A computed fold for a 524-nucleotide part of an RNA from an uncultured bacterium, annotated as small-subunit ribosomal RNA, 5' domain. The coordinates come from a structure-prediction model, not an experiment, and the mean pLDDT is 81.
Context: one part of a larger RNA
RNA sequence: GGAUGAACGCUGGCGGCAUGCCUAAUACAUGCAAGUCGAACGAGAUGGUUUACCAUCUAGUGGCGAACGGGUGAGUAAUGCAUAGAUAACUUGCUCUUAAGACGAGGAUAACAGUUGGAAACGACUGCUAAUACUGGAUAGUAUAUAGAUACUCCUGUAUUUAUAUUUAAAGGUGCUUCAAAGCACCACUUAAGAAGAGGUCUAUGUCGCAUUAGCUAGUUGGCGGGAUAAGAGCUCACCAAGGCGACGAUGCGUAGCUGUGCUGAGAGGCAGAACAGCCACACUGGGACUGAGACACGGCCCAGACUCCUACGGGAGGCAGCAGUAGGGAAUUUUCGGCAAUGGGGGCAACCCUGACCGGGCAAUGCCGCGUGAAUUAUGAAGGUCUUCGGAUCGUAAGGUUCUGUUAUUAGGAAAGAACAGCAUAACUAGGAAAUGAGUUAUGUUUGACGGUACCUAAUUAGAAAGCCCCGGCUAACUACGUGCCAGCAGCCGCGGUAAUACGUAGGGGGCAAGCGUUAUCC
Numbered sequence: 001g002g003a004u005g006a007a008c009g010c011u012g013g014c015g016g017c018a019u020g021c022c023u024a025a026u027a028c029a030u031g032c033a034a035g036u037c038g039a040a041c042g043a044g045a046u047g048g049u050u051u052a053c054c055a056u057c058u059a060g061u062g063g064c065g066a067a068c069g070g071g072u073g074a075g076u077a078a079u080g081c082a083u084a085g086a087u088a089a090c091u092u093g094c095u096c097u098u099a100a101g102a103c104g105a106g107g108a109u110a111a112c113a114g115u116u117g118g119a120a121a122c123g124a125c126u127g128c129u130a131a132u133a134c135u136g137g138a139u140a141g142u143a144u145a146u147a148g149a150u151a152c153u154c155c156u157g158u159a160u161u162u163a164u165a166u167u168u169a170a171a172g173g174u175g176c177u178u179c180a181a182a183g184c185a186c187c188a189c190u191u192a193a194g195a196a197g198a199g200g201u202c203u204a205u206g207u208c209g210c211a212u213u214a215g216c217u218a219g220u221u222g223g224c225g226g227g228a229u230a231a232g233a234g235c236u237c238a239c240c241a242a243g244g245c246g247a248c249g250a251u252g253c254g255u256a257g258c259u260g261u262g263c264u265g266a267g268a269g270g271c272a273g274a275a276c277a278g279c280c281a282c283a284c285u286g287g288g289a290c291u292g293a294g295a296c297a298c299g300g301c302c303c304a305g306a307c308u309c310c311u312a313c314g315g316g317a318g319g320c321a322g323c324a325g326u327a328g329g330g331a332a333u334u335u336u337c338g339g340c341a342a343u344g345g346g347g348g349c350a351a352c353c354c355u356g357a358c359c360g361g362g363c364a365a366u367g368c369c370g371c372g373u374g375a376a377u378u379a380u381g382a383a384g385g386u387c388u389u390c391g392g393a394u395c396g397u398a399a400g401g402u403u404c405u406g407u408u409a410u411u412a413g414g415a416a417a418g419a420a421c422a423g424c425a426u427a428a429c430u431a432g433g434a435a436a437u438g439a440g441u442u443a444u445g446u447u448u449g450a451c452g453g454u455a456c457c458u459a460a461u462u463a464g465a466a467a468g469c470c471c472c473g474g475c476u477a478a479c480u481a482c483g484u485g486c487c488a489g490c491a492g493c494c495g496c497g498g499u500a501a502u503a504c505g506u507a508g509g510g511g512g513c514a515a516g517c518g519u520u521a522u523c524c
Base pairs, nucleotide, nucleotide: 001524002523003522004521006520007519008518009517010516013371014370015369016368017367018366019364020363021329026327027326028325030324031323032322035064036063037062040061041060043058044057045056046055047054048053071282072281073280080207081206082205083204084203085202086201087200090199091198092197095195096194097193098192099191100190101189103137105135106134112127113126114125115124116123117122141167143166144165145164146163147162148161149160150159151158152157172187173186174185175184176183177182208254209253210252215245216244217243220242221241222240223239225237226236227235257279258278259277260276261272262271263270264269284305285304286303287302288301307318308317309316310315335361337360338359339358343357344355345354346353347352374404375403376402377401378400384395385394386393387392409461410460411459412458413457414456418451423446424445425444426443427442428441429440430439468513469512470511471510472509473494474493475492479508480507481506482505483504489496490495
């Protein structure tokens, strides 16, 4: 000199964009943060109408989601991360493409009703009922095992194919045509192959300090076999062998999330890992599995523990490192705000619902950037202050006066972009169809804004409402007077102060930066 998620002191006009618990991964009152679907299903209530329908709501069965999004950095020195690869050792819900299919049966159960236990949380028994819930059967393919064939490769092998034994589906929902049978469309469903995206696993290299840590290791190292897994493997187990790692630093201890990046520096380097983005880990502490395509699951379950709360003492409930907020700790860090209008996500055919993600408003000079606090002219060099050699010098064109401007401010008026849709109505076209629905594309109309009457624009009014902080001995730009008298005090280093202090305090003057200026802390 530069930098900061800064703090403190003095001061403080505005706007834009960012940022805001670095400490106690401490404890949490209260509210919200994950629901949705009646076009899967039965029932109840209310209302309208009418004797069977419609609409709304409610709990329940069922489906999808809840594994995303959001938070934090405790742990972790390598089961992590970064880069480059491997998977002939693997998985994949939703989405897209292609092909085939969707046949025929059955038994329950919640809700509900009755009885009943309990203070509550929550149950128990009996009876009734539905499904895209559940369970068998048929068919096809896949998969597994055995026996072959062909092609190929990177060693175990891979791909295709032939023959024998086990295994699917929702017969669903809505709409349309038709007298009916039957058929069509969309959504959902099943199987197989593939795509995209997402993951799992493995390998190599790199990844802090201490040797005042030198030896460490029995599932340890390897082999055969069994098991587990989506998958290779001591991952696990039985048996066998005695190996494996280490001064190229094993093991131990301490510290620490890693990276893209950020700061600094001419560079080489050094330091950091806030915000934003990728990965990892965690969710009161420890352990465990269930469901599921995916979790060993922040707002799921079970067990143990600590803590808090309720209790009729028998027993129960809870988990803000989500958004606000509270207490505490601390030098120190904000609102218990508005909205789903946009972007994105979940559900749904859709309308729509949910969304503290997100978009916005609020607070804070915390930072960066921009603007303003007026401009021009005028000497009688006014008054006043300070200094003085008493002549004057200086503050100083500064004030005052005159002429202007109106950024900002105040008042009034006008007033956005962010909105593209989706849906609905009408019309046209395309492919298919017997037709009607339906699908896709296009056009027109209709409709949607939290911010917010905000940004912005126009008019009017007044120089009116807007400057401080630090320093002036040298380093280092900027000097005099008075007070004090090794006192009071200053100080980054040298040092200053003991009666003429440019170094302390005050005043005048001056210098620097400026809505900031200094100090402290940390890094280069």